Context: one part of a larger RNA
C1' cells in the first nucleotide's frame, strides 16, 4: 500500500447522482393479520412468543411424537452450515413469458381479448410455380392490417392521399376491320402510301361512398351597476375547427409555475389549479387488483456508505538486511 474474508468504541446515511456496497431478515410450531379488491387476492402482510437435555405423568401406541409439572447448563440450544429485510405513495406496463449470442432485460416484443380489410373453394395469400404450404382446413375456417386483460368510453372532419363502387359521359393502342383514290402489276389478288367510317381494355378524368383508411381537428375584436372575468355577440378563413377525460404530465419553453403536505431547511416526492410554447381519444383516452432483478420518492430496522479511520489473517507488490 492493494486485493480478498473478519471484527470494531459513540454516532447511524451525516457518504452518494443514488443506501452503491455491506449489515440486518432468514429454519420450524402457535398466536395473529390492514388498506385495497376482478372476491381468486393481497398473506410468510404487519406485529409477536417458543425451540436444548435429564425425570415423571397422560394420549395414540413396536418405535416415536406430542402435551403438563419439576430439575440441570450456558452470554447464547433452528448455539455450526444453510435459510425472505419490512411498510407506504406514485409512474409504465394488464399478468406468466421473449428480447440488443459478446457494455442495455426495459415503460420494448408478445400475449388473451377488442377492431377492420381480403377470401365461397380450382379461396385468398405464399421468391424457387408446382404433384408445394393454405388444407385432408370450408367463413364459428384461413390471410393481412392495427390495437392490447379487465371497468368507463371511443366525439367532429371524405377537401388532401389512398381504397371500395359507379350498362352514363370524356380520356385512352405505332391495335384490329372496312371504304374510297393513287402507285405497283396484262388483269385480279397482294404490297405501299394517304384520306374517310366502325369496333375496343385497363387507366385517367368525373361522380358517390369510406377515418378502430393515412391523417387533420382556427384567428381578430367587443361585451355583465367597484375591479377582474365574459355566459352573450360581430367578423375572417376553413373540408371540418378539438368533444368526453386528462393535465407543469415519460408531453410545461417561461419554470425551482402557484397553493398545499412531508422536512429544521427539498429543483425531487405525493395532492389541487388550469395560464395545454407543443394534451386528447385503438398512431387509442381515462381509471385499475394482482404482478415486477423497471423507475422517482419518504418510512422502520440496519450497519465502517461515512464523521475517522484502525486493527486481525492470508496472497501479491514495493523497500532494507
Nucleotide at each position: 500500500u492493494u486485493a480478498u474474508a473478519c471484527u470494531g468504541a459513540a454516532g447511524g446515511a451525516a457518504c452518494u447522482c443514488g443506501g452503491c456496497a455491506a449489515a440486518a431478515u432468514u429454519u420450524c410450531u402457535c398466536u395473529g393479520u390492514a388498506c385495497g379488491u376482478u372476491c381468486g387476492c393481497a398473506a410468510u402482510a404487519a406485529a409477536g412468543a417458543g425451540a436444548a437435555u435429564c425425570a415423571u405423568a397422560u394420549a395414540u401406541u413396536a418405535u416415536u411424537u406430542a402435551u403438563a409439572u419439576g430439575a440441570u447448563a450456558u452470554c447464547a440450544u433452528u448455539a455450526a452450515c444453510a435459510a425472505g429485510a419490512a411498510a407506504g405513495c406514485a409512474a409504465c406496463g394488464a399478468c406468466u413469458g421473449g428480447u440488443u449470442a459478446u457494455c442495455a432485460a426495459a415503460a420494448c416484443c408478445a400475449u388473451a381479448g377488442g377492431a377492420c380489410u381480403c377470401u365461397g373453394c380450382a379461396a385468398a395469400u405464399u421468391a424457387a410455380a408446382u404433384u408445394a404450404a393454405g388444407a385432408u382446413g370450408u367463413a364459428u375456417a384461413g390471410a393481412g392490417u392495427u390495437u392490447g386483460a379487465c371497468g368507463u368510453c371511443u366525439g367532429c372532419c371524405c377537401a388532401g392521399u389512398g381504397c371500395u363502387u359507379g350498362a352514363a359521359a370524356g380520356u385512352g393502342a405505332u391495335a384490329a376491320a372496312u371504304u374510297u383514290a393513287a402507285g405497283u402489276g396484262g388483269a385480279a389478288a397482294g404490297c405501299u402510301u394517304a384520306a374517310g367510317u366502325u369496333u375496343u381494355a385497363a387507366u385517367c378524368u368525373c361522380a358517390a361512398g369510406u377515418a378502430a383508411a393515412c391523417g387533420g381537428c382556427g384567428g381578430u375584436u367587443c361585451u355583465a351597476a367597484c375591479u377582474a372575468u365574459a355566459a352573450g355577440a360581430a367578423u375572417c378563413c376553413u373540408u371540418a375547427g378539438g368533444u368526453a377525460g386528462c393535465g407543469a404530465a415519460a408531453u410545461u419553453c417561461c419554470u425551482u409555475g402557484a397553493c398545499g403536505g412531508g422536512u429544521a431547511a427539498a429543483u425531487u416526492c405525493c395532492g389541487u389549479c388550469c395560464u395545454g410554447c407543443a394534451u386528447g381519444a385503438a398512431u387509442g383516452a381515462c381509471g385499475u387488483c394482482a404482478c415486477g432483478a423497471u423507475u422517482g420518492c419518504u418510512u422502520u430496522g440496519c450497519u465502517g456508505u461515512c464523521u475517522c479511520c484502525a486493527g486481525u489473517a492470508u496472497a501479491a507488490g514495493u523497500u532494507c538486511a
A computed fold for a 321-nucleotide part of an RNA from Renouxia sp., annotated as large-subunit ribosomal RNA, domain IV.
The full RNA is in RNAcentral, with records from ENA and SILVA.